SAM riboswitch aptamer (S box leader) from Bhargavaea cecembensis DSE10, 105 nucleotides, folded computationally. It matches the Rfam family "SAM riboswitch aptamer (S box leader)". Its family is annotated with regulation of gene expression in the Gene Ontology. The source organism's lineage runs through Bacteria, Bacillati, Bacillota, Caryophanales and Bhargavaea cecembensis. Its mean pLDDT, the model's own confidence on a scale to 100, is 83.
RNA sequence: ACCUUAUCAAGAGCCGGGGGAGGAAACUGGUCCGCAGAUCCCGCAGCAACCGUUACGUGGUAACAAGGUGCUCACUCCAGCAAGCGCAUGCUUGAAAGAUGAGGA
Numbered sequence: 001a002c003c004u005u006a007u008c009a010a011g012a013g014c015c016g017g018g019g020g021a022g023g024a025a026a027c028u029g030g031u032c033c034g035c036a037g038a039u040c041c042c043g044c045a046g047c048a049a050c051c052g053u054u055a056c057g058u059g060g061u062a063a064c065a066a067g068g069u070g071c072u073c074a075c076u077c078c079a080g081c082a083a084g085c086g087c088a089u090g091c092u093u094g095a096a097a098g099a100u101g102a103g104g105a
Base pairs, nucleotide, nucleotide: 002104003103004102005101006100007099008098013044015043016042017041018040022033023032024031027080028079029078030077045072046071047070050068051067052064053063054062055061056060076097081094082093083092084091085090
């Protein structure tokens, strides 16, 4: 890299150090963030509860958070494909792609 499956409308950093130009996955269009220092890396702090732990006649429910991950601007920032609706800018649903966990190979 690949396969299966669950979730993706909530939540959590105006922190310290490093670094120095692009960044928000890729392409296109839009929108936004960024030298008043972003994205990113390290530390600390926090959120959440997938794995986990505990209790309970137990494919479930509740509580917890030591450990394994993950996450801490904007719905996965929005759209792109399909269907339905609408006179229409569009709206809704689903897919595709992506992200994360658990399992497999």